The RNA shown here (Group I catalytic intron) has 208 nucleotides and comes from a Chloroflexota bacterium.
Its Rfam family is "Group I catalytic intron". About the family: Group I catalytic introns are large self-splicing ribozymes. They catalyse their own excision from mRNA, tRNA and rRNA precursors in a wide range of organisms. The core secondary structure consists of 9 paired regions (P1-P9). These fold to essentially two domains - the P4-P6 domain (formed from the stacking of P5, P4, P6 and P6a helices) and the P3-P9 domain (formed from the P8, P3, P7 and P9 helices). The literature on the family includes a 1990 paper in Annu Rev Biochem by Cech, "Self-splicing of group I introns".
Taxonomically the source falls in Chloroflexota (Bacteria, Bacillati).

[in-house]
RNA sequence: AGCAGCGCCCUCAUCAAAUUUGGUGCGCUGUGCGAGAAAUCGUACGGAUGAAUGCAGUCAAAUUCGGGGAAACCGUGUCAGGCAAUCCCGAGCCAAGCGAUGAUGAAACUCAAUUUUUCAUCGAAGGUGUAGAGACUAGAUGGCUGCCACCUAAAACGGGAGCACCGUGAUGGUGAAGGGAUAGUCCGGGGAGUUGGGAAACCAACAC
Numbered sequence: 001a002g003c004a005g006c007g008c009c010c011u012c013a014u015c016a017a018a019u020u021u022g023g024u025g026c027g028c029u030g031u032g033c034g035a036g037a038a039a040u041c042g043u044a045c046g047g048a049u050g051a052a053u054g055c056a057g058u059c060a061a062a063u064u065c066g067g068g069g070a071a072a073c074c075g076u077g078u079c080a081g082g083c084a085a086u087c088c089c090g091a092g093c094c095a096a097g098c099g100a101u102g103a104u105g106a107a108a109c110u111c112a113a114u115u116u117u118u119c120a121u122c123g124a125a126g127g128u129g130u131a132g133a134g135a136c137u138a139g140a141u142g143g144c145u146g147c148c149a150c151c152u153a154a155a156a157c158g159g160g161a162g163c164a165c166c167g168u169g170a171u172g173g174u175g176a177a178g179g180g181a182u183a184g185u186c187c188g189g190g191g192a193g194u195u196g197g198g199a200a201a202c203c204a205a206c207a208c
Base pairs, nucleotide, nucleotide: 012025013024014023015022016021017020026050028047029046030045031044032043033042034041035040054147055146056145057144058143059142064091065090066089067088068087069086073082074081092128093127094126098123099122100121101120102119103118105116106115107114132187134186135185136184137183138182148175149174150173151172154171156168157167158166159165191208193206194205195204196203197202
């Protein structure tokens, strides 16, 4: 080192230092602005805080080449610089599902129209790119489909004298974020050393 046992820490997530604080994100909430019929959503600036976030089925591919930004912290006389949670862009590429076009087999049918199988190309969304350098496996917090709970009530229908109002009613919404590797199996790193770069922080290589 590995394996096993015990102990400690954490309780929205993650990073840093460290024992309790700080950074970032998420939800809650106030106000303004915008979209909307509304529910609600987006956005800017504040506030307090961590209680809560539905179920089932299905997919596992691409995983490449480049580019921009970034708090806290480290570092410096100051900048520059370093590390990095993480926010993105261009090109290429991608499983299932979806849309279009073309081909193809089939069903029924008289032609037409329709339904359906398989394949190709293009497209929209989403993904990849974006791990501790990285390899692989599986799912979900991801893609697709269906359902459930709740909110609203535009169109429609019914009532109503009525574009008032009432009822029914979703094709409208809500059910957080974490996958810049989640859960795992590996691998790397962490320690002291040598060499190189650098003022330092730090980075790279080597061998243990």